[in-house]
A computed fold for a 74-nucleotide RNA from Sphenodon punctatus, annotated as transfer RNA. The prediction has a mean pLDDT of 80. NCBI's taxonomy places the organism under Eukaryota, Opisthokonta, Teleostomi, Sarcopterygii, Sphenodon.

RNA sequence: GGCACCAUGGCUAAGCUGGCUAAAGUUCUUGUCUAAUAAACAGGAGAUUCUGGGUUCAACUCCCAGUGGUGCUU
Numbered sequence: 001g002g003c004a005c006c007a008u009g010g011c012u013a014a015g016c017u018g019g020c021u022a023a024a025g026u027u028c029u030u031g032u033c034u035a036a037u038a039a040a041c042a043g044g045a046g047a048u049u050c051u052g053g054g055u056u057c058a059a060c061u062c063c064c065a066g067u068g069g070u071g072c073u074u
Stems, first nucleotide, its partner, number of pairs: 001073007010026003019057001027045006050066005
C1' cells in the first nucleotide's frame, strides 16, 4: 500500500427486515435487611448509537467519505 471486520451509557454489550419508550449485565446512587460490612432484594440515575454528508415521509439500521481499532496480505 491492498482487503476484511469492528465502533451503541463509566465498562462489557444485544438489536438492524428502516418506524414502537434503544434491551441486558456491571458500575454509580437511594432504600430494605444486618450490631456492622458484604451478599441478597426493591427503586432510581446514566446514550445526540465514532464524525461529516447522502437516500428516504422517517436512519443506531441503507449508501459514500473520514477518524480510530483488530486481523490477513505484500